[in-house]
This is a predicted structure of an 88-nucleotide RNA (c-di-GMP-I riboswitch aptamer) from an Actinomycetota bacterium. NCBI's taxonomy places the organism under Bacteria, Bacillati, Actinomycetota. The prediction has a mean pLDDT of 86.
Parts: sequence; structure tokens; C1' cells
RNA sequence: UCGAGAAAAGGGCAAAGCCGUCGAGAGGCGGUGGCGCAAAGCCACGGGACCGGACGUCAAUGGGGACGAGGUCAGCCGGGCUGCCUGG
Repeated sequence: UCGAGAAAAGGGCAAAGCCGUCGAGAGGCGGUGGCGCAAAGCCACGGGACCGGACGUCAAUGGGGACGAGGUCAGCCGGGCUGCCUGG
């Protein structure tokens, strides 16, 4: 440097649920918890899923609706960047 994760060591992260809190919401954060994870570290670039308060367009004009813009998810998949241990 390239590629791999069978076993091991020291460790790491933390799903659902519950509590608190922020948000219109998807969801975030903190605590608890312990399903899982070798990138479950980071980045919304491509696809996808989800949200729908404010903004735009359309239809409607009565609640509300469609699309766009916007937002969320990195523990949905791909891609990019970085990284521990062990073996080759």
C1' cells in the first nucleotide's frame, strides 16, 4: 500500500420500549434499556422512505387537496471521506 474478517484482546456504538425535553411533523437531544453493528464514525451526492407549519404554483374556496421548494432518516441501498484490532 492492497485486500479479508474465522478466532482473540482492549474497548466502542446502541434498535424497540419507557421517562424528560425541543419541534407543526417526520424526527432530534439527554437518561434508561440492550435488538443488533467491523465502520451502527462522518457527508443528503444518486436512488428510496417519511413529514407537511410557514413559502410558490394549480385546483378549490368550506374543512381540506395535488405538485414544487423545503425538512427528516447515514441503523434502507449505492457512492465519497476518515479510522481501531487481527490475519494474508